[in-house]
RNA sequence: CCCUCCUUAGCUCAGUUGGUAGAGCAGCUCGCUCUUAACGAGACGGUCCAAGGUUCGAGUCCUUGAGGGGGGA
Numbered sequence: 001c002c003c004u005c006c007u008u009a010g011c012u013c014a015g016u017u018g019g020u021a022g023a024g025c026a027g028c029u030c031g032c033u034c035u036u037a038a039c040g041a042g043a044c045g046g047u048c049c050a051a052g053g054u055u056c057g058a059g060u061c062c063u064u065g066a067g068g069g070g071g072g073a
Stems, first nucleotide, its partner, number of pairs: 001072007010025004019056001028042004049065005
């Protein structure tokens, strides 16, 4: 320098044909228990890496950039 993949909750990851964002774990509250653990229930938690574009509508499509992984020269 070139090619390719990834970036979404504190962490690990889903997200279909573009229709307005979810799970598990962790943490919090409650129940259960003599108590803890385990188990059960509930609520909380998001500028979807950044900027711009297309669109009635973008996590999703297009462009540029940033960070990271792999490959090539």